[in-house]
RNA sequence: UCGUGCUAGAUGGGGAGUUAGCGGUGCCCUGUACCCGCAACCCGCUACAGCGGGGUUGAAUUCCCUCUCGAGGUCUGGUGCUGUGGGACUGUCUCCCGCACGGAGUGUUGACAGUUGGGUCCUGCGCGGCGGGGAACUGUGAACCUGGUCAGGACCGGAAGGUAGCAGCCAUAAGCGGCACUCUUCGGGUGACGCGGGGAAGCCUGGCUCGAGCCACCGGCGGUUGUAUAAGCCGGAGCGCUUCGAUCGACAGAGGGUGCACGA
Numbered sequence: 001u002c003g004u005g006c007u008a009g010a011u012g013g014g015g016a017g018u019u020a021g022c023g024g025u026g027c028c029c030u031g032u033a034c035c036c037g038c039a040a041c042c043c044g045c046u047a048c049a050g051c052g053g054g055g056u057u058g059a060a061u062u063c064c065c066u067c068u069c070g071a072g073g074u075c076u077g078g079u080g081c082u083g084u085g086g087g088a089c090u091g092u093c094u095c096c097c098g099c100a101c102g103g104a105g106u107g108u109u110g111a112c113a114g115u116u117g118g119g120u121c122c123u124g125c126g127c128g129g130c131g132g133g134g135a136a137c138u139g140u141g142a143a144c145c146u147g148g149u150c151a152g153g154a155c156c157g158g159a160a161g162g163u164a165g166c167a168g169c170c171a172u173a174a175g176c177g178g179c180a181c182u183c184u185u186c187g188g189g190u191g192a193c194g195c196g197g198g199g200a201a202g203c204c205u206g207g208c209u210c211g212a213g214c215c216a217c218c219g220g221c222g223g224u225u226g227u228a229u230a231a232g233c234c235g236g237a238g239c240g241c242u243u244c245g246a247u248c249g250a251c252a253g254a255g256g257g258u259g260c261a262c263g264a
Base pairs, nucleotide, nucleotide: 001264002263003262004261005260006259009057010056011055012030013029014028015027020046021045022044023043024042034054035053036052037051038050063257064256065255066254067253068252072248073247074246075245077242078241079240080239081238082237084235085234086233089232090231091229092228093226096223097222098221099220101219102218103217105214106213113209114208115207116206117205118204119203120202121198122197123196124195125194126193127191128190130187131186132185133184134183135182137178138177139176140175146171147170148169149168154163155162156161
């Protein structure tokens, strides 16, 4: 150096999660790289870390180590969206006050202000009106116990005449009615009425003086109040994206290392 046969090893790997820790089944990423049994309220082990039984390959492009690259994952942080809790610091909304910048309204047919008179308001008196009472006027109205006149009849008288008196008629008392007008009296939820007195403010109105604003309705500005709102604020959850950083890291590439026996 070549050939033959063995052995160590290999026969996917990784991430998160779970776990005292390791590995596996399961999930995810790469990738194509045997079979059977066990296994998520789990299965098997003990830092040498799946267990048990078979098959293939086998000292090198295939095993081991280091380095480079780097799919992908995880963490801190940031950020977007969704939904949620908290409050009242800012904002929004509400209440009240002020300013008078804009709009609207009004104003030389005179704003605002000043002054003065009256009304509205209260009260007294008067007048009227309404209602009630009374008077006046009038109707009716007494078998008898009202009046006048009293037929008939009765009585007295010699007569003349007289007496009492029923009915009727007339007029009245009490009572019952009417009452347009008139007088008187009482009352008020009476009156575009008159006169007097009172009268703080408000409102309406008239006169005089002055001479250009007044208003605060809408908007704006400022201050305040209130309990709501959550656009800002604070907190945490889910999903997504991601700078810097940390961590693990497949595949790929480069380099290095690594048995035994026999024969030629």